[in-house]
A computed fold for a 501-nucleotide part of an RNA from an uncultured bacterium, annotated as small-subunit ribosomal RNA, 5' domain. It matches the Rfam family "Bacterial small subunit ribosomal RNA".
Context: one part of a larger RNA
RNA sequence: GAACGCUUGCGGCAUGCCUAACACAUGCAAGUCGAACGGGAUCCAUCCUUCGGGAUGGUGAGAGUGGCGGACGGGUGAGUAACGCGUGGGAACCUGCCCAGUGGUGGGGGAUAACUGCGGGAAACUGCAGCUAAUACCGCAUGAGCCCGAGAGGGGAAAGAUUUAUCGCCAUUGGAGGGGCCCGCGUUCGAUUAGGUAGUUGGUGAGGUAACGGCUCACCAAGCCGACGAUCGAUAGCUGGUCUGAGAGGAUGAUCAGCCACACUGGGACUGAGAUACGGCCCAGACUCCUACGGGAGGCAGCAGUCGGGAAUUUUGGGCAAUGGGCGAAAGCCUGACCCAGCAACGCCGCGUGAAGGAUGAAAUCCCUCGGGAUGUAAACUUCGCAAGAACAGGAAGAAUAAGUGAGAGUUAAUAUCUCUUACGAUGACGGUACUGUUUGUAAGCUCCGGCUGACUCCGUGCCAGCAGCCGCGGUAAUACGGGGGGAGCAAGCGUUGUUC
Numbered sequence: 001g002a003a004c005g006c007u008u009g010c011g012g013c014a015u016g017c018c019u020a021a022c023a024c025a026u027g028c029a030a031g032u033c034g035a036a037c038g039g040g041a042u043c044c045a046u047c048c049u050u051c052g053g054g055a056u057g058g059u060g061a062g063a064g065u066g067g068c069g070g071a072c073g074g075g076u077g078a079g080u081a082a083c084g085c086g087u088g089g090g091a092a093c094c095u096g097c098c099c100a101g102u103g104g105u106g107g108g109g110g111a112u113a114a115c116u117g118c119g120g121g122a123a124a125c126u127g128c129a130g131c132u133a134a135u136a137c138c139g140c141a142u143g144a145g146c147c148c149g150a151g152a153g154g155g156g157a158a159a160g161a162u163u164u165a166u167c168g169c170c171a172u173u174g175g176a177g178g179g180g181c182c183c184g185c186g187u188u189c190g191a192u193u194a195g196g197u198a199g200u201u202g203g204u205g206a207g208g209u210a211a212c213g214g215c216u217c218a219c220c221a222a223g224c225c226g227a228c229g230a231u232c233g234a235u236a237g238c239u240g241g242u243c244u245g246a247g248a249g250g251a252u253g254a255u256c257a258g259c260c261a262c263a264c265u266g267g268g269a270c271u272g273a274g275a276u277a278c279g280g281c282c283c284a285g286a287c288u289c290c291u292a293c294g295g296g297a298g299g300c301a302g303c304a305g306u307c308g309g310g311a312a313u314u315u316u317g318g319g320c321a322a323u324g325g326g327c328g329a330a331a332g333c334c335u336g337a338c339c340c341a342g343c344a345a346c347g348c349c350g351c352g353u354g355a356a357g358g359a360u361g362a363a364a365u366c367c368c369u370c371g372g373g374a375u376g377u378a379a380a381c382u383u384c385g386c387a388a389g390a391a392c393a394g395g396a397a398g399a400a401u402a403a404g405u406g407a408g409a410g411u412u413a414a415u416a417u418c419u420c421u422u423a424c425g426a427u428g429a430c431g432g433u434a435c436u437g438u439u440u441g442u443a444a445g446c447u448c449c450g451g452c453u454g455a456c457u458c459c460g461u462g463c464c465a466g467c468a469g470c471c472g473c474g475g476u477a478a479u480a481c482g483g484g485g486g487g488a489g490c491a492a493g494c495g496u497u498g499u500u501c
Stems, first nucleotide, its partner, number of pairs: 002497005009351005015344002017309001023306002026304003031068003036065002043058006075262003084187007093179003098175008106140001108138002115130006146155003160167003188234003195225003200222008237259004241252004264285005287298004315341001317340003323337001324335004354384004364375004389440006398430001404424007445490005450471003456485005466473002
């Protein structure tokens, strides 16, 4: 964050599984780079052709090696009473991309996927042999600074690409931002939980880590916590905030923001700057699916959607135009983040359903002492006016700039580049929407009327049927039940129930 009953015209802005962290069909949600690398289907052009095709040039799909990103963004609240969170401190640490500085980028090697050939398998997938490239991998050299060491000394790096000026690469110093760790204080209930603890508490040494530390291990000592509530049990994500209240306080932790934890259940590590990794891997388990019975596949607490549970919670929509993110030199590609649209009176706010005039006080209905009274200026009628919607016509803002072009400034030997300033310069999902003009044109209900508490009469019923928040009404004149008329209060809502103050 509501639900239910009756009712319902419009717009704006918000919000929308609180229950089963139940199970999930289907689609989408993380890719990108040819300016790292080998290769290259297809198509086009030209030439040759034995009409099978071949050669050259261009185009460059899919796959593969490699790089960066898949640790962000998005979801959920199960667990957790804890340095988890909040707040204030601390020292023994790490940090890809980014910023500033310093120094370097020499010379070699062996493989491997793709591909080709031969197999295995129902499939998932996979084996053997052969060929090949790199910013993939491995030695050598050098090494100011760096690391180890008391010192002597020892150790240890790189990669190239293209449009030739840039982008990279290696080492190192500092920064920014991010993260890991430690401590003081604060952080629910129960004593019908009183004792708890053996890596337990401390020391020495070693191992391990980015780092301190019983973090781990060997040995030694016997400590450590506890009525200022240890331990155990129950409940619970924490906070900024939110609701309420004059405040103090009480309750709460939806949406938004910060932190934490989790990703079918349990365990484990690998890669990496960073994970013990939601859409990665391995093992075990439960469940579901495929199978040729040998074996395999899966994980919506991402966005929609389905079953189920429930009083109850939406579309299997559009777009990357904007903002932001990843990759890329860029063009661009990807982005269920996001921006929009759809559904729902679920909430808040705004607007409309007409305004003025109109009495012989029409008709009708209700009441009546039968004289009349009430609905009631209400209607009819006259004049004026037009929220929506429909038709026609026009039609936004949201777009900033990018590539590129021109001018100027800086750098420079340079009118090359590069950087900055300035003028032009493509691109709109929403949407032919908002808005404007003309013609037309539609819209009131719900609850209550004994007192509290605003609002009264008639009929029916007869302790029956029923009402009710409390007091209480009803047994023959019921303002309390049911209906009619009238009235009161709110109003696109009105009542009821639930929860909190």